Predicted 3D model of a 99-nucleotide RNA (SAM riboswitch aptamer (S box leader)) from a marine eukaryotic metagenome.
RNAcentral holds the sequence, with entries from MGnify.
Model confidence (mean pLDDT): 87 of 100.
Of the family's consensus pairs, 97% are formed in the model.
[in-house]
């Protein structure tokens, strides 16, 4: 830094005490116990391997909410000429996998 994917999947118990969903804003999640760590289970996205519509679970990852929604920019909305919810389409930042 380049590509590929991100509306699908999948939680118990121990320790442990207040934050936690990247970041702003919004709107959840949490003393009926976040965050972290163990320990066990589980799912399968990309690798890899098979006997390839498909299995496997060895690597990585991951297991509230579409990447929880919007950030920017463009059509609608909708006009004489203004305008806001909202919907579309692209973006952009995350994130993971290969390289």
């Nucleotide at each position: 830094c380049u590509c590929a994917u991100c509306c699908a999947g999948a939680g118990a118990g121990g320790c442990a005490g207040a934050g936690g969903g990247a970041c702003c804003g919004g709107c959840c999640c949490g003393a009926c116990g976040a965050a972290g760590c163990c320990u066990c289970g589980g799912c399968a996205a990309c690798c890899a391997u098979u006997u390839u519509u498909a299995a496997c679970a060895g690597g990585u990852g991951c297991c509230a909410a579409u990447u929880c929604c919007g950030g920017c920019a463009g059509a609608c909305g909708a006009u004489a000429a203004c305008a806001a919810a909202g919907u579309c389409u692209g973006g952009a930042a995350g994130a993971u996998g290969a390289g």